[in-house]
Molecule: c-di-GMP-I riboswitch aptamer
Organism: Firmicutes bacterium UBA3567
RNA sequence: UAUUAAAAAAGGCAAACCUAAUGAAAAUUAGGGACGCAAAGCCACGGGUCUACAACAAUGAAAAUUGUCAUGAUGGCCGGGCUGCCGGG
Numbered sequence: 001u002a003u004u005a006a007a008a009a010a011g012g013c014a015a016a017c018c019u020a021a022u023g024a025a026a027a028u029u030a031g032g033g034a035c036g037c038a039a040a041g042c043c044a045c046g047g048g049u050c051u052a053c054a055a056c057a058a059u060g061a062a063a064a065u066u067g068u069c070a071u072g073a074u075g076g077c078c079g080g081g082c083u084g085c086c087g088g089g
Stems, first nucleotide, its partner, number of pairs: 003088002012037002017032006035076001041082003045079003048074003055068005
């Protein structure tokens, strides 16, 4: 440096749920809490999934309703890129 069965050691992160806040929503942040995770560390590049404020179209007297669509979200959906702890061979 690359790779890596098992057993260790030091640790790390934090699902659901509850509270508060932000947001149109999906969801996010903080605190509590642990389902699990060897990258459940970082990054929206590709795909998937979720939401639809605004915009456009249709209906309607209007209010409104329906449909399309990410510039939004998701890295604990998958792939990819970068980085990292200990031990063994």